A computed fold for a 393-nucleotide part of an RNA from an activated sludge metagenome, annotated as large-subunit ribosomal RNA, domain III.
Its Rfam family is "Bacterial large subunit ribosomal RNA". Rfam links the family to the GO terms ribosome and structural constituent of ribosome.
Context: one part of a larger RNA
RNA sequence: AAGUAAGCGAGAAGGCAGGUGAGAAUCCUGCCCGCCGUAAACCUGAGGUUUCCUGGGGAAGGCUCGUCCGCCCAGGGUAAGCCGGGACCUAACCCGAGGCCUAAAGGCGUAGGGGAUGGACAACUGGUUGAGAUUCCAGUGCCACCAGGCUUUCGUUUGAGCGAAGGGGUGACGCAGGAGGAUAGGUGAAGCGCACGGAAGGAAGAGUGCGUCCAAGCAUGUAGAGGGCAGAUCAGGCAAAUCCGGUCUGUGUUAACCUUGAAGUGUGAUGGGGAGGGAAGCGUAGUACCGAAGUCAUUGAUUCCAGACUGCCAAGAAAAGCCUCUAGUGAGAAAGCGGGUGCCCGUACCGCAAACCGACACAGGUAGGUGAGGAGAGAAUCCUAAGGCGCGC
Numbered sequence: 001a002a003g004u005a006a007g008c009g010a011g012a013a014g015g016c017a018g019g020u021g022a023g024a025a026u027c028c029u030g031c032c033c034g035c036c037g038u039a040a041a042c043c044u045g046a047g048g049u050u051u052c053c054u055g056g057g058g059a060a061g062g063c064u065c066g067u068c069c070g071c072c073c074a075g076g077g078u079a080a081g082c083c084g085g086g087a088c089c090u091a092a093c094c095c096g097a098g099g100c101c102u103a104a105a106g107g108c109g110u111a112g113g114g115g116a117u118g119g120a121c122a123a124c125u126g127g128u129u130g131a132g133a134u135u136c137c138a139g140u141g142c143c144a145c146c147a148g149g150c151u152u153u154c155g156u157u158u159g160a161g162c163g164a165a166g167g168g169g170u171g172a173c174g175c176a177g178g179a180g181g182a183u184a185g186g187u188g189a190a191g192c193g194c195a196c197g198g199a200a201g202g203a204a205g206a207g208u209g210c211g212u213c214c215a216a217g218c219a220u221g222u223a224g225a226g227g228g229c230a231g232a233u234c235a236g237g238c239a240a241a242u243c244c245g246g247u248c249u250g251u252g253u254u255a256a257c258c259u260u261g262a263a264g265u266g267u268g269a270u271g272g273g274g275a276g277g278g279a280a281g282c283g284u285a286g287u288a289c290c291g292a293a294g295u296c297a298u299u300g301a302u303u304c305c306a307g308a309c310u311g312c313c314a315a316g317a318a319a320a321g322c323c324u325c326u327a328g329u330g331a332g333a334a335a336g337c338g339g340g341u342g343c344c345c346g347u348a349c350c351g352c353a354a355a356c357c358g359a360c361a362c363a364g365g366u367a368g369g370u371g372a373g374g375a376g377a378g379a380a381u382c383c384u385a386a387g388g389c390g391c392g393c
């Protein structure tokens, strides 16, 4: 040069009052305004790793300010038989006793082991904290194992029960399509309940506002879906088999029977929750406490029945588990009621973001689920609910 140039990170937007304080456009509270609303709401992975809550602080960080904060200091906070993982199973892939190869290091690989993003597997509703909850508490359940107290039943060579590391079945799977039944959810009501009472001409009325619910489990076994059933016999299933498979016979085929099966109903519930009402006390509470109605109609899923059904060709994991069969074992066993036991790890908080990945409190990126109303074909778009924000000059 000069208090000049330029910047203060999305054009969703702030305003007023009160409070606190040394100090307030920026912190707190209230009212009004504005923005998102298949999201800018909610849940949950990955990742982060205390950022969560409370009290205090203001040097620095915060593009201004700051009494405030994801900052600093201190204290506190994450509770599980049933949620997720392990004590179960296997996939790709990895390791790999022996073994094979190989100057050394090492490479490959059998048995076997590890390994979820898959299979299997028992809990729901409500309440509660400043901060945790399917974990605590209340209520109501369920699973596995143990000991055998009571009851009932069965059995001891006419063999109950258990039962393979073995056999068989199931588990067990593609893509597309449409139909049916049902529920979640929504909406309406002159139904029901509670509250309110038009300040300015009128409105006690078919008025206005708000609310009109509840799980697992247990019982029932429906709409529907699938399967024929019985007997005899047999060089197959590495032994055996009553199982599977083959063959034959009988019988049946809108059906019966068996298996499966949403939903509904009953119970759970003399309970919970519930609009609203609402203390005493005071160093504060909409707390403690009280608590109404809860019906009908309509719409209706991308959810459930469903590993369903139909079609198609490119022909669409495995193992455990479960069921069954014997081999075997074998004198007690099963069911119900009652009793007992139930380990380890995760669990706070952010999670389309100021807490993750981008050097930043960065207009970028980030898997899955829920996702209401009016208009609409729609998850488009616009306006709104719940909820959350107005983007730190």
Stems, first nucleotide, its partner, number of pairs: 014032006033390004041370003047350002051348001052076006061069002081142002083346004088119002093114003099108003123140005143342004149337006161329002166325005174312004180305003185299005191212006213272002217267004224260004228251007236244002276290002313316001356365002372384004